[in-house]
RNA sequence: GGAGGGAUGGCAGAGCGGACGAUUGCACUGGUCUUGAAAACCAGCGGGCCUUCACGGGUCCCGGGGGUUCGAAUCCCCCUCCCUCCGCCA
Numbered sequence: 001g002g003a004g005g006g007a008u009g010g011c012a013g014a015g016c017g018g019a020c021g022a023u024u025g026c027a028c029u030g031g032u033c034u035u036g037a038a039a040a041c042c043a044g045c046g047g048g049c050c051u052u053c054a055c056g057g058g059u060c061c062c063g064g065g066g067g068u069u070c071g072a073a074u075c076c077c078c079c080u081c082c083c084u085c086c087g088c089c090a
């Protein structure tokens, strides 16, 4: 340099243009159980900003930027990074 695949919450990982700030598992938090723990079960559980005494409420966020569309994690373009294969130099 060429071809292909990928980037989604703390981690892994699914995701058909409308379900979705978002499945599932792990981790974590609270609880049930237990003498106590583990296991099991139940519930909760991303971040920024604004707002609230608080509980909550609103809004934006799927690597970064732009575009298409009534509507984008999903389609298109550019960029960054990672992986695989091929080629070149040495």
Stems, first nucleotide, its partner, number of pairs: 001086007010026003018070001028044005046061006063079005
Predicted 3D model of a 90-nucleotide RNA (transfer RNA) from an Acidimicrobiales bacterium.
The sequence was found in a public genome assembly.
It matches the Rfam family "tRNA". Rfam's curators write: Transfer RNA (tRNA) molecules are approximately 80 nucleotides in length. Rfam links the family to the GO term triplet codon-amino acid adaptor activity.